Background:
Small-subunit ribosomal RNA from uncultured Sulfurovum sp., 1511 nucleotides, folded computationally. Rfam family: Bacterial small subunit ribosomal RNA. The sequence is in RNAcentral, with records from ENA and SILVA.
RNA sequence: AGAGUUUGAUCCUGGCUCAGAGUGAACGCUGGCGGCGUGCUUAACACAUGCAAGUCGAACGGAAACAGCAGUGCUUGCACUGGCUGUCGAGUGGCGAACGGGUGAGUAAUGUAUAGUUAAUUUGCCUCUUAGAUAGGGAUAGCCACUGGAAACGGUGAUUAAUACCUAAUACUCCUAUUACUAUAAAGGUAAUAGGGAAAUGCUUUUGUGCUAAGAGAUAAGACUAUAUGGUAUCAGGUAGUUGGUGGGGUAAGAGCCUACCAAGCCAAUGACGCCUAGCUGGUCUGAGAGGAUGAUCAGCCACACUGGAACUGAGACACGGUCCAGACUCCUACGGGAGGCAGCAGUGGGGAAUAUUGCACAAUGGAGGAAACUCUGAUGCAGCAACGCCGCGUGGAGGAUGACGCAUUUCGGUGUGUAAACUCCUUUUAUAUAGGAAGAUAAUGACGGUACUAUAUGAAUAAGCACCGGCUAACUCCGUGCCAGCAGCCGCGGUAAUACGGAGGGUGCAAGCGUUACUCGGAAUCACUGGGCGUAAAGCGCAUGCAGGCGGUCUAAUAAGUUAGAAGUGAAAUCCUAUGGCUCAACCAUAGAACUGCUUCUAAAACUGUUAGACUAGAGUCUGGGAGGGGAAGAUGGAAUUAGUAGUGUAGGGGUAAAAUCCGUAGAGAUUACUAGGAAUACCAAAAGCGAAGGCGAUCUUCUGGAACAGUACUGACGCUGAGAUGCGAAAGCGUGGGGAGCAAACAGGAAUUAGAUACCCUGGUAGUCCACGCAGUAAACGAUGAAUGUUAGUCGUUGGAUAGCUAGUCUAUUCAGUGAUGCAGUUAACACAUUAAACAUUCCGCCUGGGGAGUACGGUCGCAAGAUUAAAACUCAAAGGAAUAGACGGGGACCCGCACAAGUGGUGGAGCAUGUGGUUUAAUUCGAAGAUACGCGAAGAACCUUACCUAGCCUUGACAUAUUUUAGAAUUCACCAGAGAUGGAGAAGUGCCUUCGGGAGCUAAAUUACAGGUGCUGCACGGCUGUCGUCAGCUCGUGUCGUGAGAUGUUGGGUUAAGUCCCGCAACGAGCGCAACCCCUAUCCUUGGUUGCUAACAGGUAAUGCUGAGAACUCCAAGGAGACUGCCGGUGACAAACCGGAGGAAGGUGGGGACGACGUCAAGUCAUCAUGGCCCUUACGGGAUGGGCUACACACGUGCUACAAUGGCCGGUACAGAGGGCUGCGAACUUGCGAGAGUAAGCUAAUCCCACAAAGCCGGUCUUAGUCCGGAUUGGAGUCUGCAACUCGACUCCAUGAAGACGGAAUCGCUAGUAAUCGUGAAUCAGAAUGUCACGGUGAAUACGUUCUCGGGCCUUGUACACACCGCCCGUCACACCAUGGGAGUGGGUUGCACCAGAAGUAGCUAGACUAACCUUCGGGAGGUCGGUUACCACGGUGUGAUUCAUGACUGGGGUGAAGUCGUAACACAAGGUAACCGUAGGAGAACCUGCGGCUGGAUAACCUCCUU
Repeated sequence: AGAGUUUGAUCCUGGCUCAGAGUGAACGCUGGCGGCGUGCUUAACACAUGCAAGUCGAACGGAAACAGCAGUGCUUGCACUGGCUGUCGAGUGGCGAACGGGUGAGUAAUGUAUAGUUAAUUUGCCUCUUAGAUAGGGAUAGCCACUGGAAACGGUGAUUAAUACCUAAUACUCCUAUUACUAUAAAGGUAAUAGGGAAAUGCUUUUGUGCUAAGAGAUAAGACUAUAUGGUAUCAGGUAGUUGGUGGGGUAAGAGCCUACCAAGCCAAUGACGCCUAGCUGGUCUGAGAGGAUGAUCAGCCACACUGGAACUGAGACACGGUCCAGACUCCUACGGGAGGCAGCAGUGGGGAAUAUUGCACAAUGGAGGAAACUCUGAUGCAGCAACGCCGCGUGGAGGAUGACGCAUUUCGGUGUGUAAACUCCUUUUAUAUAGGAAGAUAAUGACGGUACUAUAUGAAUAAGCACCGGCUAACUCCGUGCCAGCAGCCGCGGUAAUACGGAGGGUGCAAGCGUUACUCGGAAUCACUGGGCGUAAAGCGCAUGCAGGCGGUCUAAUAAGUUAGAAGUGAAAUCCUAUGGCUCAACCAUAGAACUGCUUCUAAAACUGUUAGACUAGAGUCUGGGAGGGGAAGAUGGAAUUAGUAGUGUAGGGGUAAAAUCCGUAGAGAUUACUAGGAAUACCAAAAGCGAAGGCGAUCUUCUGGAACAGUACUGACGCUGAGAUGCGAAAGCGUGGGGAGCAAACAGGAAUUAGAUACCCUGGUAGUCCACGCAGUAAACGAUGAAUGUUAGUCGUUGGAUAGCUAGUCUAUUCAGUGAUGCAGUUAACACAUUAAACAUUCCGCCUGGGGAGUACGGUCGCAAGAUUAAAACUCAAAGGAAUAGACGGGGACCCGCACAAGUGGUGGAGCAUGUGGUUUAAUUCGAAGAUACGCGAAGAACCUUACCUAGCCUUGACAUAUUUUAGAAUUCACCAGAGAUGGAGAAGUGCCUUCGGGAGCUAAAUUACAGGUGCUGCACGGCUGUCGUCAGCUCGUGUCGUGAGAUGUUGGGUUAAGUCCCGCAACGAGCGCAACCCCUAUCCUUGGUUGCUAACAGGUAAUGCUGAGAACUCCAAGGAGACUGCCGGUGACAAACCGGAGGAAGGUGGGGACGACGUCAAGUCAUCAUGGCCCUUACGGGAUGGGCUACACACGUGCUACAAUGGCCGGUACAGAGGGCUGCGAACUUGCGAGAGUAAGCUAAUCCCACAAAGCCGGUCUUAGUCCGGAUUGGAGUCUGCAACUCGACUCCAUGAAGACGGAAUCGCUAGUAAUCGUGAAUCAGAAUGUCACGGUGAAUACGUUCUCGGGCCUUGUACACACCGCCCGUCACACCAUGGGAGUGGGUUGCACCAGAAGUAGCUAGACUAACCUUCGGGAGGUCGGUUACCACGGUGUGAUUCAUGACUGGGGUGAAGUCGUAACACAAGGUAACCGUAGGAGAACCUGCGGCUGGAUAACCUCCUU
């Protein structure tokens, strides 16, 4: 210090998540030791038991217990007596118990922190000073007697003491009152006078110690003030003792603290009042800091002590271990009544994820009492339990390679674990045992504790785990599993080869711990003071006026609140930091320093801000002048048009649409002419223009009226800017009342079309409404998606208004001020873009934002007649949502171009019969694959057996086939018999070979053994190879450079041209590669060479005829090599280019024709059944042999073909002309024979020689004459031929007979542009046989192409995009189902609380007539005073009624969210012009998305026009 995650990729915005540190923690696994700390965060829930506050005999009367002493009696060890001594139960009295210890319920201020005030106060014990301590008195507890009660606890009588109580004297600087002086802001101080108020020569052997009054100090406490100290405005008004005054009371003390009267104040937007939450602080955690979170342990303060109330005592309490009352709960009880309060220390139950011993000691420190000894002290010091935290130590060290075994993995070679182990040597921290043994204590006293520590002995001996290993994030392999089981902090992993699940090996990290969970801060600049934003990402109020508030021009003077500097006080200690020191180190502890950034006071300064005073004119305003304007309100007037009515002319349609119909019209429409009526809106001008704060404003004229700009300079003198609340204005739609109503037009009705439907888009009608007046409403994409104001910062070109200047005097030019546009520099911006009209640079003020959804919704409040507006959440859910730009893809976007793509032609398919393939069905099996184009006469260039992979029955198991090993036997091999469907089984015969060192060996066969063979079994979505398709389309890329934050761009775009990214020109590009073209083959012309089997012109011979023969090498032809064609030449066009058009010559002319050749890539395209291959699966079977069957089935559907439907034809007869192939298991002439398929016999040919082999259409002649025929040939019967072991399932062909459908084919659809289509025959591969298929060959041989509007496909450029699996995309809503949270809801049940009333315990205060009564007084009667009782006031609990608020629950109900494969819509809602552009506001309608009306907006594409600008 950052990282992961939105995308195909990028930048930005923005959330989520991680890495760090921490904890009073808990849980899981594991666990050796020690030191120092820490340990109920939950139920302020309930508590058994023990202890936690007593002490003093030197205050007192005393003597119950213990011990001692003395005395008496005497039984000599017993009894009694004596408070005599030590002491001391109970009691009186004093001090303490208000400290210490616990807890955090309450409390948002009666609290706390900081700083002050107390001249408004008190203070026991302690210290100091001064003065004093005189005289008396009456009781009472205890004890004793009697007595009540179960107990707790009492009652009566008698008696007694005090440092208990009372009276009197004395007294001050005390209190009260008065006076004087002084002094103050004031209630202060000093002095005098009057009145009042005190005590115990008590205790002690002594020193002494207590007591009273006054003063001072110290300590402790009270009260008050300022500032700070949570959330919420969906809490906006609160308050009657309330605010103030006067009198009185009260307190230690000020005060409405209390009371009577008077006044009506006081608090509050700087947040009163209410509600929710919470002890506060020093500090602690985190953080660079500022901050944020927190308030355990330690320390300070506060509050509380079962719940509520109350006082008493006291220096101090309204009192944790005191009292009284009420309540709840628990316990005891004799039922009458009593007792209790662990939030002290232990401990128990309960709650909880969770937190310890019913320990030791007062040895130390501290506290209470005491003169002291001492006693008490669960404060405290220690120990115990707990890895709860921090710190330290250890679990061994050195050597040791055959790199052992084992385990894991493997490419089978090895590699890893790994010097790790074993083994050798060494050490003993720790451990165990024994012995010694502190400091803490200052003379004694040590719980800890025989502890720390030391020594000796033993022996590597007693001691390692946890998490992780896909990225973030250090660390990888195997097996298992197979979207299962599971993992997961985020992204995500798992669907048969998982570094992500589980196990293992290995590795990484930390280590007596390691992980997980929870929480806090950080990272997060993600609430931004330091330190963010608001055109499009979330975010500028619709606009203005303006109170409060905030900010504010120039100069001078004063002041000193802010500000700055210095000083003083304070900021407790501890903590943090620094230094030093002490425990062996460290943690820990001690000492010192620094710091505590704060607050207060004083002094100083006077620049800036503030305040006060004075002045100024540059801001602002007023005045004057002439102009501009759809600014506003009211009134008047006009013309065009629509509609309606009346009248005329006139006749059959009109209207409407893509096309129609509803509708109007022979009762006379529409058209046309004239007149009348009425309402609404104002063509052209018109514009980029003008005006207005915005909404908005448009005929003309009149009246009234607001504002702005310019010019002039006169006046005022900061009067200004912004502006929370507030107020006003505010399109359209809508609401109310009353008018008006021509056109238009939600709703509604009808029609028509499309459709599956059409509640729409289109048409015909049509009501609210639109218009006017007066009210309401208060919202819009109310937009420049850009708040207002001020200043500064290059230009250029338009335009509107005003002014000035110039001359050439204009329809001119220049300058300037104010508006309004375009372009553009610096600068800014994530980019797009903005750019003097800022989104630049600065300042002031206001508003608003903080992930998406839920939701601008619910509830509550306010407003409204309503519709609704405004303010405005949460639960829950997701890991994204979003902006700008990039390159693709797509568009029922645009421009350009190409292709048998369309068009123009031609012939087909689709109808029939048959052939063939597929689907489906059937079957024991109908083996498998191929599936839009790119499957379907495809794999298959040929299923009767075989093929064959399928089925049936019957067999084999190292196997039909390969290699190796071991053993045995036999040469190999051949022939024939029996059983069987065959495989196979049985039983025979012949044969014995080659080499040899004579031992044997090689090869082969058979049997047995082990490894293994074998698989057309699965996965083409694990793969190689091969192939199809886009597409023979013209594209696809790279290097360097440049531009851009970047993805990327440029090059490759542009202007031309081409079949072509072909070429030329231009250009921040310059070059290059794979493709195109060319190079290769065939073909078209010629030449050269060579002539057999081919050829035959000339010469010669011969035949019925023929290159038949001699001969020839001219021609054809064959097969080798060359030539030729290159836009080369001419003319034109073009840019002087590339190129195109035309022409010449030429066999051929513009790639001459054809073929091979297929860029980067796409379709997880096809193939595991050609082959090869990873993984998985089978192994007496999913392998192998073999028989028969099946692949040939048949209601049907589709594809591809053949033959036809006939006369351009059929049939009969005659007759002509090819090319390319094949042939020895072969082609087979001729001859004979058969109607024929063929058969018999057989020449020739291993082929330019022989054969297949007659080409057919054509031509000539004849016949048929439009008919289901002399067309067509299916089907069927019969008879045959051939191949082959074998034609039944299931071959082809021949002959005779039979003679079906079919008369040119619906919607639709296919091929083809020239030697092509069409038509005609020929051959070959496969093959024993079996083509209408496939491949090849030649013969005859057309028509048409205007052209690119449309269909399909493709290329390039551009544009939009919410698509990226890329439009076969994305995506919306209702309905149905499941789950989740939530709103409403007749209500119901709790909590808190307001108001009104009732009630009134204990207590205090007042009153008191009843009862009682020691101290003092007394006239002796009594009085004063007191106690009890009664009563009044206040008041807790409680009760009643009525509200408010909050929580829970509730039949039913509303929307919301989530959920791999539900329904409807799917030509529909959005994203492209999303197929009716979308969206905003409003109103109506509709299953649902949504539709329609009105107004608005561009965040709409496309085309045209106008205007302006840039180049």